[in-house]
RNA sequence: GGAGUCGGACAGGCGACCGCGGCGGGCCGAUGCUGGCGCGCCGAGGAAAGUCCGAACUCCACAGGGCAGGGUGCUGGCUAACGGCCAGGGGGAGCGAUCCCACGGAAAGUGCAACAGAGAACAGACCGCCGAUCGCGGCCGCAAGGUCGCGAGGCAAGGGUGAAACGGUGCGGUAAGAGCGCACCGCUCCUCCGGUGACGGAGGAGGCAUGGCAAACCCCACCCGGAGCAAGACCGAAUAGGGGAGGAUGCGGUGGCCCGCCGCGCUCGACUCCCGGGUACGGUCGCACGAGGGGCGCGGCAACGCGCCUCCCAGAGAAAUGGUCGCCACGGUGUUCCACCGACAGAACUCGGCUUACGGCCGGCUCCGUCC
Numbered sequence: 001g002g003a004g005u006c007g008g009a010c011a012g013g014c015g016a017c018c019g020c021g022g023c024g025g026g027c028c029g030a031u032g033c034u035g036g037c038g039c040g041c042c043g044a045g046g047a048a049a050g051u052c053c054g055a056a057c058u059c060c061a062c063a064g065g066g067c068a069g070g071g072u073g074c075u076g077g078c079u080a081a082c083g084g085c086c087a088g089g090g091g092g093a094g095c096g097a098u099c100c101c102a103c104g105g106a107a108a109g110u111g112c113a114a115c116a117g118a119g120a121a122c123a124g125a126c127c128g129c130c131g132a133u134c135g136c137g138g139c140c141g142c143a144a145g146g147u148c149g150c151g152a153g154g155c156a157a158g159g160g161u162g163a164a165a166c167g168g169u170g171c172g173g174u175a176a177g178a179g180c181g182c183a184c185c186g187c188u189c190c191u192c193c194g195g196u197g198a199c200g201g202a203g204g205a206g207g208c209a210u211g212g213c214a215a216a217c218c219c220c221a222c223c224c225g226g227a228g229c230a231a232g233a234c235c236g237a238a239u240a241g242g243g244g245a246g247g248a249u250g251c252g253g254u255g256g257c258c259c260g261c262c263g264c265g266c267u268c269g270a271c272u273c274c275c276g277g278g279u280a281c282g283g284u285c286g287c288a289c290g291a292g293g294g295g296c297g298c299g300g301c302a303a304c305g306c307g308c309c310u311c312c313c314a315g316a317g318a319a320a321u322g323g324u325c326g327c328c329a330c331g332g333u334g335u336u337c338c339a340c341c342g343a344c345a346g347a348a349c350u351c352g353g354c355u356u357a358c359g360g361c362c363g364g365c366u367c368c369g370u371c372c
Stems, first nucleotide, its partner, number of pairs: 001368008010359001012328007020043005026037003045344001049355002052353004057228004064259004069224005074088005089103001090101004104219002109217002111213002126159002128155003133152008167185006186208001187206008232285004242275005250264005292311008330342005
């Protein structure tokens, strides 16, 4: 210098003027609604976004049993909780820093595998190899027999197909071959050692059984009741009075289903439908002191926890959170003084995560090249 990888902080600053939303005072006029002037404090984000997980909160039984359904899936820890985070194990990619993995079960059952290929699951022989043995024939030989060809047949080493071909490599062995035998690697089982554990290591036994796919059904383990701030609570207004029909193992609530539970009602009748009539589509709370932000110390590898100090920090209506000018800073572009441009994006019940969008800055580490 180049290429790469991981992490951190930030999201321009200051001033003046003009505005907007919320809250709290003050002064003047009025004292019946209310009007005017001025002051103080606060007023978007790291993602406010997607609404994908988890919770808090609220209502329905303080959400109970069963079935169905859904989710998660290596180990240990963190957390209010999680599908999140941290640390580790195993597997994979990369020279490396580092990154990725739904990573339980295919020796319970069912199912699937296009095309190609001989054969795709208790498989198979297209090319090929052999033809020891047996049969036929040729040649040689007095004979025993030898040799060549064809066949019965044997084989699965090599080629070929495929995402995948019934352990791999090597040596022996054989007619050719084959775990057929052996060594090493892999695999299964057993024992011992280390580790909280996932797992790792060592030794022994067994010729190898159990091919792949479970983000296919399924099995196993664990978790999940439903709805969501238009939850829900209170206030104001209204639901008056009336006619008709139905109506009792009934109706309503808990809305996947059943049970159960709760409420109302059982003929002076809950509730449903129809006719006709009335009121309204409003206000307040929920709703901003919270699993809260910042700093320091301690414990822990870390996620995180504990203690102390400090701060109060938008809250509505779907609608506010802005604009102009000056100076300075950073980066880029244009020929110097100078000019222009500056990423993604806007809260609505609240938090913890994940994911996605996006600008430049700083730092650690890795690889390559060059120079000293």
Annotation
The prediction has a mean pLDDT of 78. Bacterial RNase P class A from a Candidatus Eiseniibacteriota bacterium, 372 nucleotides, folded computationally. It is recorded under the gene name rnpB. The organism belongs to Candidatus Eiseniibacteriota, within Bacteria. RNAcentral holds the sequence, with entries from ENA. The model forms 99% of the base pairs in the Rfam consensus. It matches the Rfam family "Bacterial RNase P class A". Rfam classes the family as a ribozyme.